Context: one part of a larger RNA
Molecule: small-subunit ribosomal RNA, central domain
Organism: metagenome
RNA sequence: CUGGGCGUAAAGCGCACGUAGGCGGAAUUGUCAGUCAGAGGUGAAAUCCCGGGGCUCAACCUCGGAACUGCCUUUGAUACAGCAAUUCUCGAGUCCGAUAGAGGUGAGUGGAAUUCCUAGUGUAGAGGUGAAAUUCGUAGAUAUUAGGAAGAACACCGGUGGCGAAGGCGGCUCACUGGAUCGGUACUGACGCUGAGGUGCGAAAGCGUGGGGAGCAAACAGGAUUAGAUACCCUGGUAGUCCACGCCGUAAACUAUGGAUGCUAGCCGUCGGCAAGCUUGCUUGUCGGUGGCGCAGCUAACGCUUUAAGCAUCCCGCCUGGGGAGUACGGUCGCAAGAUUAAAACUC
Numbered sequence: 001c002u003g004g005g006c007g008u009a010a011a012g013c014g015c016a017c018g019u020a021g022g023c024g025g026a027a028u029u030g031u032c033a034g035u036c037a038g039a040g041g042u043g044a045a046a047u048c049c050c051g052g053g054g055c056u057c058a059a060c061c062u063c064g065g066a067a068c069u070g071c072c073u074u075u076g077a078u079a080c081a082g083c084a085a086u087u088c089u090c091g092a093g094u095c096c097g098a099u100a101g102a103g104g105u106g107a108g109u110g111g112a113a114u115u116c117c118u119a120g121u122g123u124a125g126a127g128g129u130g131a132a133a134u135u136c137g138u139a140g141a142u143a144u145u146a147g148g149a150a151g152a153a154c155a156c157c158g159g160u161g162g163c164g165a166a167g168g169c170g171g172c173u174c175a176c177u178g179g180a181u182c183g184g185u186a187c188u189g190a191c192g193c194u195g196a197g198g199u200g201c202g203a204a205a206g207c208g209u210g211g212g213g214a215g216c217a218a219a220c221a222g223g224a225u226u227a228g229a230u231a232c233c234c235u236g237g238u239a240g241u242c243c244a245c246g247c248c249g250u251a252a253a254c255u256a257u258g259g260a261u262g263c264u265a266g267c268c269g270u271c272g273g274c275a276a277g278c279u280u281g282c283u284u285g286u287c288g289g290u291g292g293c294g295c296a297g298c299u300a301a302c303g304c305u306u307u308a309a310g311c312a313u314c315c316c317g318c319c320u321g322g323g324g325a326g327u328a329c330g331g332u333c334g335c336a337a338g339a340u341u342a343a344a345a346c347u348c
Stems, first nucleotide, its partner, number of pairs: 004319003007302002012316001014201004021194003025088007034080001035077008049065006091191001092188003095184005103177007110154001114150008125136002162169002206247006215241002220236004258315006266293013297304002321348003330341004
């Protein structure tokens, strides 16, 4: 390169925005460097192929033909593709009217619980475990009542419920703000899809500076268990967890399933709209999500099945036996930790 693939066998970038590029709706006209047809020129010889001939045959040599799938010139064709122009509305978007929501940021605020402090009551135990001990307690603990302080998280509602591109988002209120859906069909008129590089976002842990520190808790200490116990259990406990700003850029970042569009039986739930009907709280229809089952089809099977892993088109990413190895070296990024890009020898 060709061909085949990427849910679980190797393989979908964590997610988005977007540059170049690739691809691109309907109608008409024009054009003709893509495409198709005709003609001419050229395509050296040898080689290859076909048919003859010559060495006794063959290899070999030789004659003729075909071929040289190409290039150039020219004359045409115009369905498709391109280009140019005009038009259209179903793709895309705008507008108007509604709707739902833990979408985001900032500020304020609430109650329960926990721990600590102060005071009262009260007295000998409390904790903890499989059983214990370390631990706390007559300097008055545990329990209980009242008051105060602090930090963090928001029970019930809560739901294969909702929102968000993903990561993720949950007390309440306010301010600012992003997106989505439905209905109307007024407007623009292909403005679209994807997206190498690039840019941004990106759980937890970790790092830097400054705060904060109730609970929890790596490390660490002690008590147990055990043959041992650098663990599981218990008592403590520091980073951290929290906030602000700045880094890091990784996860089983998972639906292990890239994005977009169209098509292909249904049934049952649920969330948000809209419309109609009536028996006024239900039924039917319809659009958009989110689940369960299931036909055709697909699949190695498991399973998937209008939210496809079915049938197709477009674009991107990725895979090519196991180990060595996501390692070494080099580059880039980072304060570091390290991240990213990414081999080979050797070996089976």